[in-house]
């Protein structure tokens, strides 16, 4: 330098045009003499950055940054 994959909640990851989600973690409640586990609830996101397409973009297109792999 070229090619491919990835970046979404504190962590691990789904979602590939029409409300942003799960598990774990956190907080509160319940239960217990108490703690843990269990059960219920609540909060938490500029979807890596910029621009474009579209009525509508996390999702499609372009450029950039970072991470992983391959080729040279």
């Nucleotide at each position: 330098g070229c090619c491919g994959g990835g970046a979404u909640a504190g962590c691990u990851c789904a979602g590939g045009g029409g409300c942003a989600g799960a598990g774990c973690a956190a907080u509160c409640g319940u239960u217990u003499c108490a703690u843990a586990a269990g059960c219920g609830a609540u909060g938490g996101g500029u979807c890596g950055g910029a621009g474009g397409u579209c009525c509508a973009a996390a999702u499609c297109c372009u450029c950039c940054u970072c991470c992983c792999g391959g080729c040279a």
Predicted 3D model of a 72-nucleotide RNA (transfer RNA) from Candidatus Roizmanbacteria bacterium CG10_big_fil_rev_8_21_14_0_10_45_7. The coordinates come from a structure-prediction model, not an experiment, and the mean pLDDT is 84. RNAcentral holds the sequence, with entries from ENA. Its Rfam family is "tRNA". Rfam describes the family as follows. Transfer RNA (tRNA) molecules are approximately 80 nucleotides in length. Gene Ontology term of the family: triplet codon-amino acid adaptor activity.